The part of an RNA shown here (small-subunit ribosomal RNA, 3' major domain) has 478 nucleotides and comes from an uncultured bacterium.
Context: one part of a larger RNA
RNA sequence: UGACGGGGACCCGCACAAGUAGUGGAGCAUGUGGUUUAAUUCGAAGAUACGCGCAGAACCUUACCAACACUUGACAUGUUCGUCGCGACUCUAAGAGAUUAGAGUUUUCGGUUCGGCCGGACGAAACACAGGUGCUGCAUGGCUGUCGUCAGCUCGUGUCGUGAGAUGUUGGGUUAAGUCCCGCAACGAGCGCAACCCUUACUUUUAGUUGCCAUCAUUUAGUUGGGCACUCUGAAAGAACUGCCAGUGAUAAGCUGGAGGAAGGUGGGGAUGACGUCAAGUCCUCAUGGCCCUUAUGUGUUGGGCUACACACGUGCUACAAUGGUAUCUACAACAGGAAGCAAGAUGGCAACAUUAAGCAAAUCCCAAAAAGAUACCUCAGUUCGGAUUGCACUCUGCAACUCGAGUGCAUGAAGCUGGAAUUACUAGUAAUCGUGGAUCAGCGUGCCACGGUGAAUACGUUCCCGGGUCUUGUACA
Numbered sequence: 001u002g003a004c005g006g007g008g009a010c011c012c013g014c015a016c017a018a019g020u021a022g023u024g025g026a027g028c029a030u031g032u033g034g035u036u037u038a039a040u041u042c043g044a045a046g047a048u049a050c051g052c053g054c055a056g057a058a059c060c061u062u063a064c065c066a067a068c069a070c071u072u073g074a075c076a077u078g079u080u081c082g083u084c085g086c087g088a089c090u091c092u093a094a095g096a097g098a099u100u101a102g103a104g105u106u107u108u109c110g111g112u113u114c115g116g117c118c119g120g121a122c123g124a125a126a127c128a129c130a131g132g133u134g135c136u137g138c139a140u141g142g143c144u145g146u147c148g149u150c151a152g153c154u155c156g157u158g159u160c161g162u163g164a165g166a167u168g169u170u171g172g173g174u175u176a177a178g179u180c181c182c183g184c185a186a187c188g189a190g191c192g193c194a195a196c197c198c199u200u201a202c203u204u205u206u207a208g209u210u211g212c213c214a215u216c217a218u219u220u221a222g223u224u225g226g227g228c229a230c231u232c233u234g235a236a237a238g239a240a241c242u243g244c245c246a247g248u249g250a251u252a253a254g255c256u257g258g259a260g261g262a263a264g265g266u267g268g269g270g271a272u273g274a275c276g277u278c279a280a281g282u283c284c285u286c287a288u289g290g291c292c293c294u295u296a297u298g299u300g301u302u303g304g305g306c307u308a309c310a311c312a313c314g315u316g317c318u319a320c321a322a323u324g325g326u327a328u329c330u331a332c333a334a335c336a337g338g339a340a341g342c343a344a345g346a347u348g349g350c351a352a353c354a355u356u357a358a359g360c361a362a363a364u365c366c367c368a369a370a371a372a373g374a375u376a377c378c379u380c381a382g383u384u385c386g387g388a389u390u391g392c393a394c395u396c397u398g399c400a401a402c403u404c405g406a407g408u409g410c411a412u413g414a415a416g417c418u419g420g421a422a423u424u425a426c427u428a429g430u431a432a433u434c435g436u437g438g439a440u441c442a443g444c445g446u447g448c449c450a451c452g453g454u455g456a457a458u459a460c461g462u463u464c465c466c467g468g469g470u471c472u473u474g475u476a477c478a
Base pairs, nucleotide, nucleotide: 001478002477003475004474005473007472008471009470010469011468012467013466015462016461019426020425021424022423023422026318027317028316029315030314031313032312033311034309035308042053043052064304065303066302067301068300069299070298073129077128078127079126080124081123082122083121084120087106088105089104090103091102092101093100094099109119110118111117131293132292134291135290136289140287141286142282143281144280145278147276152191153190154189155188156187157186158167159166160165171182172181173180197270198269199268200267202238203237204236205235206234207233208232211228212227213226216225217224241264244258245257246256247255248254320419324378325377326376327375328374329373337366338365341360342359345356346355347354348353385416390411391410392409393408394407395406396405432454433453434452435451436450437449438448
């Protein structure tokens, strides 16, 4: 100087408390461990692994296993030689296929000094080499997690100290903040904080089509004429600064209350992550040193596996019902997406869906709401709750749904009556609840990322638990 303390003081945080809804019990989904297996590819491991890499394993993916094949190689460059179209397509035979053997169709490369001269493509041989999701993240770059959006981390000059170092950065107030004020052997400065950026909330101006409709006419319908007031959508401005008032404070910084205001003291949300810590994670995104393989640890193919199942754990979904279930009727969104696409409507089917088909490269057309509301039944039951499991029959995608997809109908109708110890999230348009969209994607999610609808309870307070910051003290620790 740090680190640590079941030392002290002060401060903060959904850290506790006050509340709400859960998890832990059940069934299922998903990840992991374990076990099994020819293989169940590999990585991730307290917080900071476990719906994580994977924004989507039937083949492919795929790295794993078995079998069958190839060896200058699936891919790149160079040298030599050969061919001239390359390519595309069809057929025959063998094979699980990769591949091998053969036949045919189409086309008959570009430049040119007319020289196999240049380019391009293919083939052959050999050699340099290719290739490696092989090892080492404890050789590395890059990227990322975490402490933590915590308020800290440092430097120059000066001063003090023999020196390590100290001072500044401590102290008195204050703040979300090393934020600001005052004081002070310090005076300044940098990286952080804040602001500048995006979004949301209000207004004005401008622009009105595909958007909107107050007035006028018109219509089944903003449909048409008309209009751009309003809504809305783009663009450009304004607006919030403790600016004003009162109190308080040291006359400061600030704090408390008030006015005006759409918004008030950082208005709400996001992006933004200092010096560093964990030899944290990643050599399987990529790049890369070293080591290793080179007829194989490389490459291709078919089939299988990653989907196994006495069990254990994590994360979720659905429930256990009447604030509910079922049936019928009936409203109201937003963010997005759409051409090998979204598909209205009509017809068929109980339905999944099929057939047909208008419109739309979309503020024009389409995908397209549910909870809520109204009426009726159910009346506390393992039930008209719950839907696992299983049988049969189908639909769709796709070469192909056996291992191993999703969906529909009929039948079946398991556990489950609110969950021990323990434990999680959340302070407002939040929790809870309801549906919707998107990425990936042929098909497939209860996951992920977004969107809107309905919409609470509670916070006395900081004694305690956890984490963090500042000062101080002790130490046989560095």
Its Rfam family is "Bacterial small subunit ribosomal RNA".